[in-house]
Predicted 3D model of an 84-nucleotide RNA (c-di-GMP-I riboswitch aptamer) from a Nitrospiraceae bacterium.
It was read from a public genome assembly, where an Rfam model found it.
Rfam family: c-di-GMP-I riboswitch aptamer. Its family is annotated with cyclic-di-GMP binding in the Gene Ontology.
RNA sequence: UCCUGACAAGGCCAAAACCCUCGCAAGGGGGUGACGGAAAGCAAACGGGUGCUGAGUUUAUCACAGCAUGGUCGUGCUGCCACG
Repeated sequence: UCCUGACAAGGCCAAAACCCUCGCAAGGGGGUGACGGAAAGCAAACGGGUGCUGAGUUUAUCACAGCAUGGUCGUGCUGCCACG
């Protein structure tokens, strides 16, 4: 340095729910709280997936445009430790 991730050590993050707040909404932020996580750290740039909104149109859909989602997947960058 790379791989790997243990009944290791020191730690880290924080699902749902509730309260406040921003947003038409999906969803975001803060607090409480832990379902879980070896990247559940960063990034919405790229390719998918999913959700919301819009107008047209429609029984509903589908396609299009915008928004959101990294704890949806792939990809990219960075990082602690060491039974191996």